Small-subunit ribosomal RNA from an uncultured microorganism, 1464 nucleotides, folded computationally.
RNA sequence: AGAGUUUGAUCAUGGCUCAGAAUCAACGCUGGCGGCGCGCUUAACACAUGCAAGUCGAACGAGAAAGGGGAGCAAUCCCUGAGUAAAGUGGCGUACGGGUGAGUAACACGUGGGUAAUCUACCUUUUGGUGGGGAAUAACGCUGGGAAACCGGCGCUAACACCGCAUAAGCUCGAAAGAGGAAAAGAGAAAUCUGCCGAAAGAGGAGCCCGCGGCUGAUUAGCUAGUUGGUGGGGUAAAGGCUCACCAAGGCUUUGAUCGGUAGCCGGCCUGAGAGGGCACACGGCCACACUGGCACUGAGACACGGCCCAGACUCCUACGGGAGGCAGCAGUGGGGAAUUUUCCGCAAUGGGCGAAAGCCUGACGGAGCAAGACCGCGUGCGGGAUGACGGCCUGUGGGUUGUAAACCGCUUUUCUCUAGGAAGAAGAUCUGACGGUACUAGAGGAAUAAGCCUCGGCUAACUCCGUGCCAGCAGCCGCGGUAAUACGGAGGAGGCAAGCGUUAUCCGGAAUUAUUGGGCGUAAAGCGUCCGUAGGUGGCGAUUCAAGUCUGCUGUCAAAGCCCGGGGCUUAACCCUGGAGAGGCAGUGGAAACUGAGUAGCUAGAGUAUGGUAGGGGUAGAGGGAAUUCCCAGUGUAGCGGUGAAAUGCGUAGAUAUUGGGAAGAACACCGGUGGCGAAAGCGCUCUACUGGGCCAUAACUGACACUGAUGGACGAAAGCUAGGGGAGCGAAAGGGAUUAGAUACCCCUGUAGUCCUAGCCGUAAACGAUGGAUACUAGGUGUUGCCCGUAUCGACCCGGGCAGUGCCGUAGCUAACGCGUUAAGUAUCCCGCCUGGGGAGUACGCUCGCAAGAGUGAAACUCAAAGGAAUUGACGGGGGCCCGCACAAGCGGUGGAGUAUGUGGUUUAAUUCGAUGCAACGCGAAGAACCUUACCAAGGCUUGACAUGUCCGGAAUCCCUUCGAGAGAGGGGAGUGCCUUCGGGAGCCGGAACACAGGUGGUGCAUGGCUGUCGUCAGCUCGUGUCGUGAGAUGUUGGGUUAAGUCCCGCAACGAGCGCAACCCUCGUUUUUAGUUGCCAUCAUUAAGUUGGGCACUCUAGAGAGACUGCCGGGGACAACUCGGAGGAAGGUGGGGAUGACGUCAAGUCAGCACGCCCCUUACGUCUUGGGCUACACACGUACUACAAUGCUACGGACAAAGGGCAGCCAGACCGCGAGGUUGAGCUAAUCCCAUAAACCGUGGCUCAGUUCAGAUUGCAGGCUGCAACUCGCCUGCAUGAAGGAGGAAUCGCUAGUAAUCGCAGGUCAGCAUACUGCGGUGAAUACGUUCCCGGGCCUUGUACACACCGCCCGUCACACCAUGGGAGUUGGCCACGCCCGAAGUCGUUACUCUAACCGUUCGCGGAGGAGGGCGCCGAAGGCAGGGCUGAUGACUGGGGUGAAGUCGUAACAAGGUAACC
Repeated sequence: AGAGUUUGAUCAUGGCUCAGAAUCAACGCUGGCGGCGCGCUUAACACAUGCAAGUCGAACGAGAAAGGGGAGCAAUCCCUGAGUAAAGUGGCGUACGGGUGAGUAACACGUGGGUAAUCUACCUUUUGGUGGGGAAUAACGCUGGGAAACCGGCGCUAACACCGCAUAAGCUCGAAAGAGGAAAAGAGAAAUCUGCCGAAAGAGGAGCCCGCGGCUGAUUAGCUAGUUGGUGGGGUAAAGGCUCACCAAGGCUUUGAUCGGUAGCCGGCCUGAGAGGGCACACGGCCACACUGGCACUGAGACACGGCCCAGACUCCUACGGGAGGCAGCAGUGGGGAAUUUUCCGCAAUGGGCGAAAGCCUGACGGAGCAAGACCGCGUGCGGGAUGACGGCCUGUGGGUUGUAAACCGCUUUUCUCUAGGAAGAAGAUCUGACGGUACUAGAGGAAUAAGCCUCGGCUAACUCCGUGCCAGCAGCCGCGGUAAUACGGAGGAGGCAAGCGUUAUCCGGAAUUAUUGGGCGUAAAGCGUCCGUAGGUGGCGAUUCAAGUCUGCUGUCAAAGCCCGGGGCUUAACCCUGGAGAGGCAGUGGAAACUGAGUAGCUAGAGUAUGGUAGGGGUAGAGGGAAUUCCCAGUGUAGCGGUGAAAUGCGUAGAUAUUGGGAAGAACACCGGUGGCGAAAGCGCUCUACUGGGCCAUAACUGACACUGAUGGACGAAAGCUAGGGGAGCGAAAGGGAUUAGAUACCCCUGUAGUCCUAGCCGUAAACGAUGGAUACUAGGUGUUGCCCGUAUCGACCCGGGCAGUGCCGUAGCUAACGCGUUAAGUAUCCCGCCUGGGGAGUACGCUCGCAAGAGUGAAACUCAAAGGAAUUGACGGGGGCCCGCACAAGCGGUGGAGUAUGUGGUUUAAUUCGAUGCAACGCGAAGAACCUUACCAAGGCUUGACAUGUCCGGAAUCCCUUCGAGAGAGGGGAGUGCCUUCGGGAGCCGGAACACAGGUGGUGCAUGGCUGUCGUCAGCUCGUGUCGUGAGAUGUUGGGUUAAGUCCCGCAACGAGCGCAACCCUCGUUUUUAGUUGCCAUCAUUAAGUUGGGCACUCUAGAGAGACUGCCGGGGACAACUCGGAGGAAGGUGGGGAUGACGUCAAGUCAGCACGCCCCUUACGUCUUGGGCUACACACGUACUACAAUGCUACGGACAAAGGGCAGCCAGACCGCGAGGUUGAGCUAAUCCCAUAAACCGUGGCUCAGUUCAGAUUGCAGGCUGCAACUCGCCUGCAUGAAGGAGGAAUCGCUAGUAAUCGCAGGUCAGCAUACUGCGGUGAAUACGUUCCCGGGCCUUGUACACACCGCCCGUCACACCAUGGGAGUUGGCCACGCCCGAAGUCGUUACUCUAACCGUUCGCGGAGGAGGGCGCCGAAGGCAGGGCUGAUGACUGGGGUGAAGUCGUAACAAGGUAACC
């Protein structure tokens, strides 16, 4: 410090996620030691048991027992124990210490102040006192009640308990005079000590008040009645509405009152570079609480955790009458929970209470125990050791790795076990140690007692094998898994950390992702529709005063601990001790005066006023006008009009449309008209008039900062809509009808109501857009245009130049993610306002406000996704555009689709009908030929190292013949037969047998592959290097102007070159030359039946080598180019015809069944052999062909002309036989020699005469032939007989542009046989092309895009189903809150004077007074009750929308002109 993730790729925006640190943690696996700290975050839930606050006999009265000693026989008595224990009166303490965080948003806390408005026991200091009396009471004794707790009556008694009196330096009250108010004793032999009372002060502690600071919600906007203040009482230690009476009507609040939610606050802790953010466990300070609520008493201090009273809930005891209790003290229990310890030791230390002290008490505290729960430290050994052992794993089988790791050798002893010694902590001379026989030290023993966890696709360090097969599973994000998974599970290996390691949860960081530091708003989320204006914020120039902000010096404070720095102590560290500092906050005080601020007096550049001009659809109202439309009346006139893609509905013979004249009505104002004008925006357009707002220009007279912005607020605000009243020509939601369509609640047509118009009033929203808030200043220009002014010029208007204000285009710097913006900024700056923070849910729900309503404004959450979105790029696509091409269309010719047959396919059937190919680009395809074989399929019968290969061993030559059984494979028997090479050892080949390695598979996967092939397409394209441009993907080149069949060539150009393609080079045909003439040829000579032979090689032909064609020449066009048009010459002319040749790539195209090959599967079978069957089935559908339907024909006879091929297991002449297929015989030919082999259409002659025929030939019968082991299933051919459909083929569709189509035959491969198929060959031989609008396919450029698996794309909504969260809902049921009324405990206060009453006073001694206690009454008052209300939760028949789900249904809305442009 960054990284992953939106895309085909890119940049930017933006969210999600990860790597780091941390924790009072928990869970999983594992676990050696020590130190040090830490340990109920949940139920402030309930608690058994024990302990946690007592002490003082030197305040007081009373006062045992056990034990010990003595006497006595014993009972018992005496002394001691002992003035001890327990209890009581009294004093002090119990308000500290310890726990918890429920409540509390508050002067509770923090910080800084105030208290002249206060209190303070014990302690310290100072000072002054302590005289003299009195009356009671517990304990105790007797007695009564009660289960108990406990209570009552009578009687006795003490004090430092209680009460007077005296005294009063201080003290209190009072203006003063004056008045009031104290005390206690105890110990000691004594000195003396400890106490007591009054007062003053100190220290420490406490109370009260104030400034400032620190959560959240405005979908909480108003709150308040003791409320705010005053006067006077009361009350308190003390100010105060703290309380009461009266008076006044105040007080708080958008700088957020009130209300709701949440929360103890802080020092600090975690994180972060910091600023910040989060947290509030432990330690420390403060606060609050003590079962819940209320109340007071005592006291220096409490409204009191281990005190009292009352009420409530709960628990316990009970004799049912009554009682008792409060672990949020330490342990511990139950419960809750993911989760948190021992019912331990000790007062030895530190501290506290009491005491004169000894001492007692102390679950504070000191320690130990438990828990890897945190931090720190140590160890589990160290050195050597290669045949790189065994084993494991992998493997290309060679090896690699585990790995110096182990074994083995040497060494050490931290740790461990044992033995011995043994502290400091103790102050304070002696004594005193829970921890603890601990730490530590010494010795002995022996490598001995001690390693796991997570991860290994990327982020992110670390890779292989096996298993699994979208299963099981993983996952923080992206994502893995559908048969070769580095991602699942296991193993080996590796990486990381280590007594721990991972996971989960939470917080900060990364996140500049709330941006003060430090972000944005044209299109990504985001500028209010516009203006006015309040508060607020901000604000021109020079001068002067103040000193609030600001800067600076000093002072106080911000406890300690912690952090940081220095030093020190435990072996180190963690931990602990000690010293020190800064920044910063608050307060006080001194100074400075630049800036801001406040004040004073000024200025004129901002702003405003004035004066003079000026443009304008600015606004409101009134008046007027013509064109058009419709309607009405009348005339002319006749059959249609209207409307559409085409139609129909509609109108019209009752006279329409058309046309002429007249009249009526309403709405809108052609031309001018213009990126021209005006207005804040919405918006404003015939003419004239009235009223009225604003702008601009000029002048520089006046004011003198009067300014800018603007939360809340106010005004205006298109269209639609609403209310009331008018108006209504045209247009026209809804509605009706006609079309279109699968449907058509639409698009198109005919009608047509609201509405559109006017007046008055609502509504308040728009893609209200420049998707760009307002103001001011600055920062190159160029060029239009509107308004005004000036100069120049002119008679004047123009022209030209300048200034100001508006409105456009282009563009520099700069900015921007890019697009783009660019003096009219999206540049550079300042000020103010508004708004944004991932997508969906949702501008929805609820609440509130506004509205007549429609609705508007404000505006969430649950849940869900890992994206959504912007700009630009390359493609692809478009029922986008431009240019161009192709038998693509058109123009033609002939077909297919109808018939029969052949053949292939689908389907069906079957034991099997083997498999593959499936739009073009499968379907006479693999198959250039299924009777057996082929053959892969089926049935049956066999074999198991195998039908086939290699290796080992043994035997045998191989081989041939005969024979039995069987369907055959196979099994058995008999006979013949001794080979070849040799270095004489043997070897090669073949056959048989044995065992094991292995063979074998047309079994699967063409979506694991190679190779080959099809297709786009013989289309003209596809790329690279360097340079340049761009942040980048990419672009440029390759685009553009021409041209071409062509990215062919030329020109231009930030490109210059190059490669694969095109073309050419190759083959063939066409002309010719030359060479060569046998098997070819024959002009001349001879010869024959015949080029038969001699002869010849001129010609044809054959097959080698050449020539020839290159836009070379001429002319026109073109840009003087490329090229093109025409012409000449030429056999051939502009690639001459045909072929071979197929760029980068696309289709997971086809093929595992041609071959090869990975993996998987079968192994007495999915292998192999055999016989028979099947691939040939047959209701049907499709493709491709053949033959026809006839007269341009058929038939009979006669006659003519090819090319290219094939041939020895072959082609077969000739002759003979057969009607024929063919048979017999037999010459030639390994082929320019012989044969297949008569080519056919064609020509000539005859017949047929338009018909199911002398057309057509299917089908069937009979008889034959051939091949073959074998023609039944299932071959071909021949003869005779039979003679089906078919009379030119619907929708639709195919081929072909010249030697082509059409038509005619011939040959070949395959092959024993089988050809309508396929591949070739020649013969005869056309028609048409205006042209590129349309269909199909393709190329280039451009445009749009929400597509990129790329339009066979993407994608929307209803409905149906499942699940999830949520709104409404008659209601039901809880919680919280305040208010009103009722009742009213305890208790304080007040009151009453009913009862009782020791001290003191008076007394007539009866009593009275003062005072006290109880009772009654009253105010207040907790809990409780009643009623209405507010907030909030759960639940609810039913219901609303939303989200998510696999391939569901219906349509096709959007993205291309998305097929009606889309959207608000």